Source information
A computed fold for a 743-nucleotide part of an RNA from Candidatus Falkowbacteria bacterium RIFCSPHIGHO2_02_FULL_45_15, annotated as large-subunit ribosomal RNA, domain II. Its mean pLDDT, the model's own confidence on a scale to 100, is 81. Rfam family: Bacterial large subunit ribosomal RNA. Gene Ontology terms of the family: structural constituent of ribosome and ribosome.

[in-house]
Context: one part of a larger RNA
């Protein structure tokens, strides 16, 4: 790794609340404990000790339908049970009858008092019944105290056990092959008066020297799921000593030891190791087991030693009230300083004029003048502000009004969950008007929690304003119709030649296409060929020289169809060669410029062509028009299922309402999270059964259920097992580097 098996919101409380159901009700419950019956678990009584309620308020004393507050009143604050239904009592209206009387008065007819009993409707006397209230119970939600959904620290603390490792001491043994150096001291000799000093000879010092044993652990290599949890090879260091080593002791964890490294204390050391406080504690990470069904979030505010946690509030969702109150339209009546503008203020700011005033020059020191500086004040133009405003929008916002019955509002009450958000479109801040960058706003949008079509592939982008389920139907969006691929090689006009499409920028562009606006032009343009392009002159200056053409100055005149004191080449300088302008042949357009369209050049990157997804395409490319068609879980068709709330219908029921059938109608994505309704284990309890003519259990096929799952038949198997109705729970397993078996 697999596969079995076990594995996680559990219990309790003289605690608290809400909901469901039940009993009793102005009450309600009994605890121990005693007595009685059963005697396996129990069950009746008695016990009203006591708790909650029947009143409240105040910090209290207290006072009491009030109470507090105050000097005291007022005010303030918290208080002083209800509702439905029947029946009844009474009083008020109404309304219709009868029955008396008055007006009008011819009658019908009408009107207005009165009385009688009936009805409606309100208020009110009681009684009765339910609700509701109060209290016990039993089941669920939550909260609280506790290990409180499970698993998990490193750590604190006590009590023990450990120096067979190791570190130091202590007793008491033991070991150091071989060489080599030659210290003090003695002896001799020689010199010296001596001290002594020199040589010989002995001698055998030393944390001395080389180097085995023996100890250590500098360098490589080598090993590094190893020969080994530190070794091996092959150098190295001490090797008479502060040496090394056997054995016995000794020193203990808030200690020891320690030639001192936080080093060592049994492969464990910033405080051994073991048990035990102990299910420490974990705002922190994993995991947390059956089905279906209805709704369905948040990633924000405010405080927070708070920022990855927490409370409050805000969005969810079950309940109960309220009943038109919302969203949105319209209509009116307010509110405002954004966009935008504009220049009146604040402030910045250009040009030009003009006045003052400073400086400066001039001017004889002066009177005075005067373009360029300053500063201030004015005219005209012109223009800029987030922190300017004389002005001023669309959206918004508030309030009334009318409409608006919605899977609308809003109030009370249980229960969460959220508090790291992302990108996109818009207004902005910060940054470089950088970032798949940060950070605000929009009752914005999608993803989060949203699957499906398109964008090759692609959470936030387009379509679907959205997937209950089925179906080998059908229309359509977004996007698209050569092949890969549904599904036009469609139609009609054009433009592109770059493979532009199939990536960019400032600058460039006699690539083409066309808008437009100019000039020449059959009295002959433009382009080509013919032929001229001349005299004064070699223009003056300058210069070695300068003749059209180094350079400076002037640039005239004449002859002409027409020719510059020359727009280029060329020589030392001259020549020479062209061009300007003429004319002729030719023969019909020729030229400049402004815009637009689509192209072209800039255009250099790392594994492999890589910027159309590919093939490959001159359209299958781009621009307009336009018919068809493909295309989704979108819409429609048939059919089936749950949900809401309507309508009818049937049984219950005094009503309320509740159950089931039927019809059509809307609805049915979904995480975190709320409701709701099953199924399955295993066990008690009562009922009623099934089994050797074969239970459970494994297997295999059928069959029924939305599903969790159920039943039936075959087989194997050999003795026990189901149904209904109530009940308690060690109740569901694929994930926790889970935990044990097994392979």
């Nucleotide at each position: 790794g697999c596969c079995a098996a076990c594995g996680a919101g559990u219990u309790u409380g003289u605690u608290c609340u809400a909901u469901g159901c039940g009993g009793c009700u102005a009450a309600c419950a009994u605890a121990a404990g005693c007595u009685c019956c059963a005697u396996u678990c129990g069950g009746a009584g008695c016990a009203g000790a006591u708790g909650u309620g029947u009143a409240g308020u105040g910090a209290a004393a207290g006072c009491g339908a009030g109470g507090g507050u105050u000097a005291a009143u007022a005010g303030c604050c918290c208080g002083u049970a209800u509702c439905u239904u029947a029946c009844u009592u009474a009083u008020a209206a109404g309304g219709a009858a009868g029955g008396a009387g008055a007006c009008c008065c011819u009658u019908u007819a009408g009107u207005c008092u009165c009385c009688u009993g009936c009805c409606u409707u309100a208020u009110u006397u009681g009684u009765a019944a339910g609700a509701a209230u109060g209290u016990c119970g039993c089941a669920u939600g939550g909260a609280c105290a506790a290990g409180a959904c499970c698993c998990g620290a490193a750590g604190c603390c006590g009590g023990g056990u450990g120096a067979u490792c190791u570190a130091g001491c202590c007793a008491u043994g033991g070991c150091c092959a071989g060489g080599u150096u030659g210290a003090a001291u003695g002896u001799c000799g020689u010199c010296g008066a001596a001290a002594g000093a020199c040589g010989g000879c002995a001698g055998g010092a030393g944390g001395a020297c080389c180097g085995a044993a023996c100890c250590c652990a500098c360098u490589a290599g080598c090993c590094g799921u190893g020969c080994a949890a530190c070794a091996c090879u092959a150098g190295g260091g001490g090797a008479u000593g502060a040496g090394c080593u056997g054995u016995g002791g000794u020193u203990a964890g808030c200690g020891g030891a320690g030639a001192a490294a936080u080093u060592c204390c049994a492969a464990u050391c910033g405080a051994a190791c073991u048990c035990g406080g102990c299910g420490a504690u974990a705002g922190c990470u994993g995991g947390u087991u059956c089905u279906c069904c209805u709704c369905g979030a948040a990633a924000u505010a405010g405080c927070u030693u708070u920022u990855g946690g927490g409370c409050u509030a805000g969005c969810c969702u079950c309940g109960g009230a309220u009943g038109c109150u919302a969203a949105c339209u319209a209509u009116a009546g307010g509110g405002g300083g954004u966009a935008g503008a504009g220049c009146a203020c604040u402030g910045a700011u250009u040009a030009a004029g003009g006045g003052c005033g400073g400086g400066a020059u001039c001017g004889u020191u002066a009177a005075g003048a005067u373009a360029a500086c300053c500063g201030u004040c004015u005219u005209u133009a012109g223009a800029c502000a987030a922190a300017c405003u004389c002005c001023g929008a669309a959206u918004c916002c508030c309030u009334a009004u009318a409409g608006g019955c919605g899977u609308a509002a809003u109030c009370c009450g249980g229960g969460a969950g959220u508090c790291a958000g992302a990108c996109u479109g818009u207004g902005g801040g910060g940054g470089c008007u950088a970032a798949g960058c940060u950070u605000c706003a929009c009752u914005a949008g999608u993803c989060a929690a949203a699957a499906g079509g398109g964008a090759a592939a692609c959470a936030g982008c387009c379509c679907a304003u959205g997937a209950u389920c089925a179906c080998c139907a059908a229309c359509u969006a977004a996007g698209g119709u050569c092949c890969c691929u549904a599904a036009a090689u469609c139609u009609a006009u054009g433009c592109u030649a770059a493979g532009u499409g199939u990536a960019a920028a400032a600058g460039g562009u006699g690539g083409u296409g066309u808008c437009g606006c100019g000039a020449c032009u059959g009295c002959g343009a433009c382009a080509a060929c013919u032929a001229g392009g001349a005299g004064g002159u070699u223009g003056g200056c300058u210069u070695a020289g300068a003749a059209g053409c180094a350079g400076c100055c002037a640039u005239c005149c004449u002859u002409u169809a027409a020719a510059g004191a020359a727009a280029g080449c060329g020589u030392a300088a001259c020549a020479g060669c062209u061009c300007a302008c003429u004319a002729g042949u030719c023969a019909a357009g020729u030229u400049g410029c402004c815009g637009c369209g689509c192209g072209c050049c800039g255009a250099a990157a790392a594994u492999u062509u890589a910027u159309c997804g590919g093939g490959g395409c001159u359209a299958a490319g781009c621009a307009u028009a336009g018919u068809a068609c493909c295309g989704a879980a979108g819409u429609u068709g048939u059919g089936g299922a749950u949900g809401u709330g309507c309508c009818g219908a049937u049984g219950c029921g005094a009503a309320a309402g509740c159950a089931u059938c039927g019809g059509g109608a809307c609805a049915u994505g979904g995480u975190a999270g709320a409701g709701g309704a099953g199924c399955a284990u295993u066990u008690g309890c009562u009922g009623g059964g099934c089994a050797u003519u074969g239970a459970a259990g494994c297997u295999c096929u059928g069959u029924c259920g939305c599903g969790a799952g159920g039943c039936a038949g075959g087989g194997u198997g050999g003795a026990g097992c189901g149904c209904a109705g109530c009940g308690a729970a060690g109740c569901g397993a694929g994930a926790c580097u889970g935990u044990u078996g097994g392979c």